[in-house]
RNA sequence: CCAAGAAAACGCCAGCCCUGCUGUGAAGCAGAUACGGAAAACCACGGGUCUCUCGGGGUGAGAACCACAGACCUAAGGGAGAAAGCCGAGUUGCCUUG
Numbered sequence: 001c002c003a004a005g006a007a008a009a010c011g012c013c014a015g016c017c018c019u020g021c022u023g024u025g026a027a028g029c030a031g032a033u034a035c036g037g038a039a040a041a042c043c044a045c046g047g048g049u050c051u052c053u054c055g056g057g058g059u060g061a062g063a064a065c066c067a068c069a070g071a072c073c074u075a076a077g078g079g080a081g082a083a084a085g086c087c088g089a090g091u092u093g094c095c096u097u098g
Base pairs, nucleotide, nucleotide: 002098003097004096005095012037013036018031019030020029021028022027035085041091042090045088046087047086049082050081051080052079053078054077056074057073058072059071
C1' cells in the first nucleotide's frame, strides 16, 4: 500500500417502544432502552421512501340543476422540505490475517 474478515482484544454506534420540548407535517433534540451493525463514521451525487403545498380529477351533502364555498380521496407534473440503520456511488478510519 492492497485485499479479506469480525474468531480475539480495546472499543464505537444504536433500532422499536416510552417521556419531555420544537415543528402544519414528515421529523428533529434530550433522556432511558438495545433490535442490530465491520463502516449503523461523514456526505446527500443517483435510484427508492416520507411530508407540506400548487394545480387537475373524483366523492358526499345543501329541495333539483348550475355556479360558489367547505370536507375527504387521489394519478402524473411543478415547488419547498424530512430521514437515510433501503440500494448504489464518493471521502475517511480501529484491530487481526494474508
c-di-GMP-I riboswitch aptamer from an uncultured Desulfobacteraceae bacterium, 98 nucleotides, folded computationally. Model confidence (mean pLDDT): 77 of 100. It was read from a public genome assembly, where an Rfam model found it. The model forms 95% of the base pairs in the Rfam consensus.